SAM riboswitch aptamer (S box leader) from a Chitinophagales bacterium, 133 nucleotides, folded computationally. It matches the Rfam family "SAM riboswitch aptamer (S box leader)". Rfam describes the family as follows. The SAM riboswitch is found upstream of a number of genes which code for proteins involved in methionine or cysteine biosynthesis in Gram-positive bacteria. The coordinates come from a structure-prediction model, not an experiment, and the mean pLDDT is 80.
RNA sequence: CACUUAUCAAGAAAGGCAGAGGGUAAUGGCCCGAUGAAGCCUUGACAACCUAUUCACUUUCCUCCUUCGACAAGCGCAGGAUGACAGUGGAAAAGGUGCCAACUCCAUCCCGCAACAGCGGGAAAGAUAAGCC
Numbered sequence: 001c002a003c004u005u006a007u008c009a010a011g012a013a014a015g016g017c018a019g020a021g022g023g024u025a026a027u028g029g030c031c032c033g034a035u036g037a038a039g040c041c042u043u044g045a046c047a048a049c050c051u052a053u054u055c056a057c058u059u060u061c062c063u064c065c066u067u068c069g070a071c072a073a074g075c076g077c078a079g080g081a082u083g084a085c086a087g088u089g090g091a092a093a094a095g096g097u098g099c100c101a102a103c104u105c106c107a108u109c110c111c112g113c114a115a116c117a118g119c120g121g122g123a124a125a126g127a128u129a130a131g132c133c
Base pairs, nucleotide, nucleotide: 003131004130005129006128007127008126013043014042015041016040017039021032022031023030026108027107028106029105044100046098049096050095051094053091054090055089056088057087058086060084061083063081064080065079066078068076069075104125109122110121111120112119113118
C1' cells in the first nucleotide's frame, strides 16, 4: 500500500518556541488564522478500538453433594455448589493507539419528496482502531 470488520450528529485546554498559512484525494463552496495558522516541545483533558482488571447474567465442560431409578463395579434423569473456557452487558482507566473549531465543515454519485435549487435516505471516498498481508 492492499484486504476484512466496527465506529464517525456527542466529547475535550493551557504554556513555550515559531512566524503564514490551515480546515487529511481532487474540484466548488464556506469557515478558521498577526486577538498568532501549520509544525515542534511540556503539562492537562476527551473517548473507550486493543491489552491487562472487576461485577452481573448465559451456554458448554470438569469435580463433588442430594432425591429418585438401576445396581457387581460403573451408570441415568433432575436439582445444587465450586472451578475452567467462551459470549453479552455494566464499571474503572494503568498500558498501546487516537483525538482536543464548525456533522467526516458542506457538496460532488444514486433514489425519493418537492417544484427551484431545498429536505430526507443510501452509496462512494476519507479518518481511527483491530486483524491480516